[in-house]
A computed fold for a 99-nucleotide RNA from a sheep gut metagenome, annotated as SAM riboswitch aptamer (S box leader).
It matches the Rfam family "SAM riboswitch aptamer (S box leader)". Rfam's curators write: The SAM riboswitch is found upstream of a number of genes which code for proteins involved in methionine or cysteine biosynthesis in Gram-positive bacteria.
RNAcentral holds the sequence, with entries from MGnify.
RNA sequence: AUUAUCAAGAGUGGAUGAGAGAACGGCUCUGUGACUCCACAGCAACCUAUUAAAUUAGGUGCUAAUACCGUCAAAACAUGUAUUGUUUUGAAUGAUGAU
Numbered sequence: 001a002u003u004a005u006c007a008a009g010a011g012u013g014g015a016u017g018a019g020a021g022a023a024c025g026g027c028u029c030u031g032u033g034a035c036u037c038c039a040c041a042g043c044a045a046c047c048u049a050u051u052a053a054a055u056u057a058g059g060u061g062c063u064a065a066u067a068c069c070g071u072c073a074a075a076a077c078a079u080g081u082a083u084u085g086u087u088u089u090g091a092a093u094g095a096u097g098a099u
Stems, first nucleotide, its partner, number of pairs: 001099006011040005019029003023071004041063003045060005067093001072090007
C1' cells in the first nucleotide's frame, strides 16, 4: 500500500507508579492504583493445517464504555429560524488479520 472486519464476547495475581481512552472538543476510567509489562486464565476476528462437524492444533489478535460520542458530506424529519437538533447512509481517519 491492497483487502476483510470493527453495536456481540472475555479476568485474576505480580511488577511499576501517573496519567489514560489515536488527534482535537466533550465525556469517562484512574493512589479503593488506571496506562504499560509479565504469568496463568478466558474470548473468538483473520490466517495455516486438520475434522463427519462453527472438530482439533498452531500463528497473530483481543479481554471499560458502539472504533465511548462528535469532528466531513448527502438525504429525511422536526421547527424553537440558529445554517440548529435528531435519525439514516456514505466518506475520511484509527485498530486488527492476511497478502